[in-house]
Parts: sequence; structure tokens; C1' cells
RNA sequence: GCCGGGGUGGUGAAAUCGGUAGACGCAGCGGACUCAAAAUCCGCCGAGGUUCAACCCUCAUGCCGGUUCGAGUCCGGCCCCCGGCA
Repeated sequence: GCCGGGGUGGUGAAAUCGGUAGACGCAGCGGACUCAAAAUCCGCCGAGGUUCAACCCUCAUGCCGGUUCGAGUCCGGCCCCCGGCA
């Protein structure tokens, strides 16, 4: 240099044909159980803002553009990781 795969909450990892994201698990926090703890069970769990609280508002899929009513997904450029060829 060329080819292929990948980059999504703190972390692993889903998301069908483009249909309004984060399922499911781990970790964390709260509670139940216990003399206490572990295990187990229940609930919560992206960020910021308004708010007593939010079910309200805004932003968020590596970065920047494009297509579209609508993009994690399609197109272009770039960055990073893994594998292959030279």
C1' cells in the first nucleotide's frame, strides 16, 4: 500500500428489511433473607437541564459530511483495533 472484519452505557454484547436504541448478562446502588456475611430473590441503573420528583426537555452508536419523512444500519472522507496479502 491492497483486501476483509470490527468501534454501541462503567464492562461484555444485542438491535431482522432503515422505523425512532441500549434487550440480555456482569459490575454498581437500594431493599428482602441472615446473629452477621456469602449465595439467592426483588427494584433501580447512558449524560446533561428544568423540577419536590419526573413519566417533561436536550444530547448520545469512533469523528466529519451526504442520502432519506426517518440512519447504529446505506453512501463518501478520515481516525483507531484485529486478521490476511504484498
A computed fold for an 86-nucleotide RNA from a bacterium, annotated as transfer RNA. The prediction has a mean pLDDT of 82. Its Rfam family is "tRNA". The sequence is in RNAcentral, with records from ENA.